Small-subunit ribosomal RNA, 3' major domain from an uncultured bacterium, 476 nucleotides, folded computationally. The RNAcentral record of the full RNA draws on Greengenes. The coordinates come from a structure-prediction model, not an experiment, and the mean pLDDT is 84. Its Rfam family is "Bacterial small subunit ribosomal RNA". Gene Ontology terms of the family: structural constituent of ribosome and ribosome.
Context: one part of a larger RNA
RNA sequence: UGACGGGGGUCCGCACAAGCGGUGGAGCAUGUGGUUUAAUUCGAUGAUACGCGAGGGACCUUACCCGGGCUAAAUCAUACGAGACGAUAUCAGAAAUGGUAUUUCCAGCAAUGGCUUGUAUGAAGGUGCUGCAUGGCUGUCGUCAGCUCGUGCCGUGAGGUGUUGGGUUAAGUCCCGCAACGAGCGCAACCCCUAUUGUUAGUUGCCAUCAGGUUAUGCUGGGGACUCUAACAAGACUGCCCGCGCAAGCGGAGAGGAAGGUGGGGAUGACGUCAAGUCAUCAUGGCCCUUACGUCCGGGGCGACACACGUGCUACAAUGGCCGGCACAGCGGGCAGCGACUUGGCGACAAGGAGCGAAUCCCUAAAAGCCGGUCACAGUUCGGAUCGGGGCCUGCAACUCGGCCCCGUGAAGCUGGAAUCGCUAGUAAUCGCGCAUCAGCCAUGGCGCGGUGAAUACGUUCCCGGACCUUGUACA
Numbered sequence: 001u002g003a004c005g006g007g008g009g010u011c012c013g014c015a016c017a018a019g020c021g022g023u024g025g026a027g028c029a030u031g032u033g034g035u036u037u038a039a040u041u042c043g044a045u046g047a048u049a050c051g052c053g054a055g056g057g058a059c060c061u062u063a064c065c066c067g068g069g070c071u072a073a074a075u076c077a078u079a080c081g082a083g084a085c086g087a088u089a090u091c092a093g094a095a096a097u098g099g100u101a102u103u104u105c106c107a108g109c110a111a112u113g114g115c116u117u118g119u120a121u122g123a124a125g126g127u128g129c130u131g132c133a134u135g136g137c138u139g140u141c142g143u144c145a146g147c148u149c150g151u152g153c154c155g156u157g158a159g160g161u162g163u164u165g166g167g168u169u170a171a172g173u174c175c176c177g178c179a180a181c182g183a184g185c186g187c188a189a190c191c192c193c194u195a196u197u198g199u200u201a202g203u204u205g206c207c208a209u210c211a212g213g214u215u216a217u218g219c220u221g222g223g224g225a226c227u228c229u230a231a232c233a234a235g236a237c238u239g240c241c242c243g244c245g246c247a248a249g250c251g252g253a254g255a256g257g258a259a260g261g262u263g264g265g266g267a268u269g270a271c272g273u274c275a276a277g278u279c280a281u282c283a284u285g286g287c288c289c290u291u292a293c294g295u296c297c298g299g300g301g302c303g304a305c306a307c308a309c310g311u312g313c314u315a316c317a318a319u320g321g322c323c324g325g326c327a328c329a330g331c332g333g334g335c336a337g338c339g340a341c342u343u344g345g346c347g348a349c350a351a352g353g354a355g356c357g358a359a360u361c362c363c364u365a366a367a368a369g370c371c372g373g374u375c376a377c378a379g380u381u382c383g384g385a386u387c388g389g390g391g392c393c394u395g396c397a398a399c400u401c402g403g404c405c406c407c408g409u410g411a412a413g414c415u416g417g418a419a420u421c422g423c424u425a426g427u428a429a430u431c432g433c434g435c436a437u438c439a440g441c442c443a444u445g446g447c448g449c450g451g452u453g454a455a456u457a458c459g460u461u462c463c464c465g466g467a468c469c470u471u472g473u474a475c476a
Stems, first nucleotide, its partner, number of pairs: 001476002003473003007470007015460002019423005026314008034305002042053002064300007075123009086103007105114003125289002128287003134283002136278003139274001141272001146185006152161003165176003191266004196234007206223002210221003237260001240254001241252004303442001316416001320375007332363003337356002341352004382413001387408007429452007
C1' cells in the first nucleotide's frame, strides 16, 4: 500500500421485511450427470454450466460408430495430351464408384479461347492436441462509483497528498473547507423509442361537412377537419412561489403544465478481477497424422434408460369446464411466397383460384372478455398422459426418429416436506398474436408485440452482495 476480520461508523441494492405468483410433489417437454452402447461426437460445470454453443440432429447437417471406396482426392493455378461437356439407354453395386452402347460442340479467317477429362508440377488437408503460448469476441463483479495522471508539496524510502474532512446527490453529483492546483478514463449530457402540442405533407391511410350510389361497405365524386403516417420544431430547466440552508441542495396533494425534479424504457459497461469461457465461428504460434487423425458414400448413432438434478409446459378445477352468439389490438411476414373466395371432406387437408413484390391484396381468427345455456363438487362434462385403429401433409425417404387430424382408450394428479426463485406499476399475474431458423418439425424454447391488470414497502435489527472512512493483523 492492499487484502481480510463471526472490528467499528456512514450508506446503497427486490438484500431482508411487507405483499402477489411460482419451483420443490404429478404427467409430459427439454438440458445435464450417471449408466449403457459398436457409437450414444465435442465443448460449457458454484455464483458467472445445465430450453447453454443449437435462431430447427429423419438423409444432409456430423465432427461419432460399422461397412464399402479414393490417394492428392471434394479445390485452384500452370504446362502437355485427348475429347466436347453433356444427354439417353444399359450392366455391376447399398451407394460412392466403375464399365458398355448410341448421340453430340460453341466463338473466331486463323492463332487461340471456352468447357470436360488424363498426366506432370506447385499450393494440400485435419471439428487432431494445447484457451496454461495467443488475437478477436464474451460472461462476471457492475451501470457498482470508482480508477488514474501532470506539476507542486511531504517522506531516507515503499509511498502519501490531490481522491481525506463538513454537507449533498442516483453518481468522485455538486457546494464549502483544505499544500495543493489542474487534468484524463468513468458519472451525467449528446443518440434511439415512448408520453403532449404545433408546422409541413395527404396516398395505398382518414371521413366531420356536401353530393351520388348500394342489401351492405370511404364504394365513388370530393375534402385535409379528425385519426394516422413521418420529417422538422416546441416543451421540463428546481425556471417561478413558500419554508429551511453560508452554499450545493432539501421539503411543499404550491402554481402553471400532457409530463416535475434523472418523466418511462433502450443503447452505452472505467482501471481491472476470475491463468474465467471459447484453438469446434474465425484467425493464429508450437506439437501431432499423411494409402490416414485426410476424403467420398450406404447404414446406424447424436433420440439408449434402473436412476439423480436444473429449466419449463399442462394440470389438480365452479373467479372453472363445455356449447352457441357478439366485440375490441399491436409488432411483424409474404413471389420456388402469402393465398381471399368457391367446391369436397366431421377434420387435418385437397381441387380450382381472385388479388398482392403490398399503409392498397393476403397471413388475420386475436384470446382472455361480454351475453345466453348447461354441468353441482364427483377423480367428475376436472385432467389429459398412455395405448389401439383410421387418415392428412412435407420430403428421394417418416421403421429406428417428423408434425397434424378423427374415432376409441382414459393414467398420475385433490395445491405439493426440508428448502428455494421472480417481481416495486402499466410492473407481477393472466390472455392471445407475430417473427427468426425452416422442405417439414419434435417450439412447451428464444426474441418481440399488444389486451386485461393488482397487492405491498412499518422499517434497516437480521441474511446476501456492494461503496466510502476508520481500526487490528503472525497474510501478500